[in-house]
Predicted 3D model of a 462-nucleotide part of an RNA (small-subunit ribosomal RNA, 3' major domain) from an uncultured Candidatus Saccharibacteria bacterium. Model confidence (mean pLDDT): 84 of 100.

Context: one part of a larger RNA
RNA sequence: UGACGGGGACCCGCACAAGCGGUGGAGCGUGUUGUUUAAUUCGAGGGUAAGCGAAGAACCUUACCCAGACUUGACAUCCUGUGAAGUCCGGCGAAAGUUGGAUGUGCCUUCGGGAACGCAGUGACAGGUGAUGCAUGGCCGUCGUCAGCUCGUGUCGUGAGAUGUAUGGUUAAGUCCAUUAACGAGCGCAACCCUUGUGUUCAGUUGAAUUUUUCUGAACAGACUGCCCUGGUAACAGGGAGGAAGGAGGGGAUGAUGUCAGGUCAGUAUUUCCCUUACGUCUGGGGCUACAAACACGCUACAAUGGCCGGUACAAAGGGCUGCCAACCCGCGAGGGGGAGCAAAUCCCAUCAAAGUCGGUCUCAGUUCGGAUUGCAGGCUGAAACUCGCCUGCAUGAAGCCGGAAUCGCUAGUAAUGGUAGGUCAGCACACUACCGUGAAUACGUUCCCGGGUCUUGUACA
Numbered sequence: 001u002g003a004c005g006g007g008g009a010c011c012c013g014c015a016c017a018a019g020c021g022g023u024g025g026a027g028c029g030u031g032u033u034g035u036u037u038a039a040u041u042c043g044a045g046g047g048u049a050a051g052c053g054a055a056g057a058a059c060c061u062u063a064c065c066c067a068g069a070c071u072u073g074a075c076a077u078c079c080u081g082u083g084a085a086g087u088c089c090g091g092c093g094a095a096a097g098u099u100g101g102a103u104g105u106g107c108c109u110u111c112g113g114g115a116a117c118g119c120a121g122u123g124a125c126a127g128g129u130g131a132u133g134c135a136u137g138g139c140c141g142u143c144g145u146c147a148g149c150u151c152g153u154g155u156c157g158u159g160a161g162a163u164g165u166a167u168g169g170u171u172a173a174g175u176c177c178a179u180u181a182a183c184g185a186g187c188g189c190a191a192c193c194c195u196u197g198u199g200u201u202c203a204g205u206u207g208a209a210u211u212u213u214u215c216u217g218a219a220c221a222g223a224c225u226g227c228c229c230u231g232g233u234a235a236c237a238g239g240g241a242g243g244a245a246g247g248a249g250g251g252g253a254u255g256a257u258g259u260c261a262g263g264u265c266a267g268u269a270u271u272u273c274c275c276u277u278a279c280g281u282c283u284g285g286g287g288c289u290a291c292a293a294a295c296a297c298g299c300u301a302c303a304a305u306g307g308c309c310g311g312u313a314c315a316a317a318g319g320g321c322u323g324c325c326a327a328c329c330c331g332c333g334a335g336g337g338g339g340a341g342c343a344a345a346u347c348c349c350a351u352c353a354a355a356g357u358c359g360g361u362c363u364c365a366g367u368u369c370g371g372a373u374u375g376c377a378g379g380c381u382g383a384a385a386c387u388c389g390c391c392u393g394c395a396u397g398a399a400g401c402c403g404g405a406a407u408c409g410c411u412a413g414u415a416a417u418g419g420u421a422g423g424u425c426a427g428c429a430c431a432c433u434a435c436c437g438u439g440a441a442u443a444c445g446u447u448c449c450c451g452g453g454u455c456u457u458g459u460a461c462a
Stems, first nucleotide, its partner, number of pairs: 001462002003459003007456007015446002019410005026300008034291002042053002064286007073125001077124002079121005086103007107114002127275002130273002136269001138264003141260001143258001148187006154163003166179004193252004198221007224246001227240005302403001306362007318349003323342002328337003369400001374395007416438007
């Protein structure tokens, strides 16, 4: 000087408390461990792994296993020979491949040849999702959007170092003020950026409504403790007015010096080591989907604030040409036929919602709750749904009556709850990312638990 303390003082945070809703019990989904396996590819491991890489494993992906094949190679550059390239038809084979036949003879040219492409050969080389994240770059997680981390000159100290960065106030903040052997400065904080809430002006079709209002787009204005009162030297704090908005208006992006030899050599790049008729490459099939058990994150429930049936109301934000697909017809339905419109404020997904509301029924029961599981019959995508997809109809109707110890989230348009859309994608969403509807309760307070900041104290630690 740090680090640590079941030392002290002060302060903060959904940290506790006050509340609301969950998880932990059930069934199912997904991930992980373990076990199994020819293989169940690899990585991630308290917080900071476990609906994570993976924004989507039937083949492909795919890295794993089995079998069949290749060896200048699936891919790149150079050299030699030969043939244009290409197209079509056979045989063998699961395919990769292999073996025949037919057709074609183009472009440039100094007529020697050349360019693109195919086949064969030669070696230089290619190739490796092989190892090392403790050799690395880059990127990321975390403490933490916590308020800290430093420098120049000066001063003090033999020196390591200290001071500045302290003390008293204040703030979300090393934010600002006063004092001060310090005076200044930098990276952080804040502001500048995006979005949302109000108004004005201009512009409006594909937009609504029918007479001057919405809506959409752009630009500007508006909030600054500016004004008033109180306290205070000041910074600032408390209250008020006006205002759509008040003291950072709400939300986002933005992450200092560093820490964890944190994560990633499988995104890419890359050192060194290793393989080179194989640890490289191609193909078919299988596996990544196994199943005694354990854990993590979710979905659906256990019902009457409800289930079922009928009527009826109101969104936002997105996507669409290998696409979205209307009207109409067929089907109980998934869906099929059909073909109009739309590269979209015009058409479609999409009546664009569901909770809601009105009426009926059920009457507390393992039920008209709950929907797992299973049987049969179908539909869709796709060469192909057996291993291993999703959906529909009929039948079947399991556990479950609110969950032990423990534990998580949330302070307002939030929690809770209801649906909608998108990316990935042929198909596959209970996940993820967005969107709107309905819309609470509580916070006395800082004693305690957890994490963090400042000062101080002790130390056999560095």